[in-house]
Predicted 3D model of a 135-nucleotide RNA (FMN riboswitch aptamer (RFN element)) from Ligilactobacillus ubinensis. NCBI's taxonomy places the organism under Bacteria, Bacillati, Bacilli, Lactobacillaceae, Ligilactobacillus.
């Protein structure tokens, strides 16, 4: 250093302001958000090595919640599961830059919800630390 196995901590944000109404943060202008792990032409530091960290995508890849069937003593397996274009640069663009777009479980509600309540003081990809154990 790398593997397994215990434990322990952590692990999601968002409707300002206004119109209509009996009633709307659920409709309308019009604001805001953006979970985790990869990929990386990008920018910091660090060095002087053909190197090393770090941090970087809602719409790439793939995970997880929720849904949906099975199983069930538990752990679960299977399915389903949103959404990007355009100009630029260059050998290369899905990840730079610049514009313009778009997407968002399931239940509830005096009126239709990514943003309020709820389930959920839950679950969780995953992250960080300890500890044992072989070599």
């Nucleotide at each position: 250093a790398g593997a397994u196995u215990u434990c322990u901590u952590c692990g999601g944000g968002g409707c300002a302001g206004g119109g209509u109404g009996u009633a709307a943060u659920u409709c309308c202008c019009g604001a805001c958000c953006g979970a985790c792990g990869g990929u990386a032409a990008u920018a910091a530091c660090u060095u002087c090595u053909u190197a090393g960290u770090u941090a970087a995508a809602g719409u790439c890849c793939g995970u997880g919640a929720g849904c949906u069937g099975c199983a069930u003593c538990a752990a679960g397996c299977a399915g389903u599961g949103g959404a990007u274009c355009c100009a630029g640069u260059g050998u290369a663009a899905g990840u730079c830059u610049g514009g313009a777009a778009c997407c968002g479980a399931c239940a509830g509600u005096u009126a239709u919800a990514g943003u309020c309540u709820g389930g959920a003081u839950g679950g969780g990809a995953g992250a960080a630390g300890a500890a044992a154990c072989a070599a």
Model confidence (mean pLDDT): 78 of 100. It was read from a public genome assembly, where an Rfam model found it.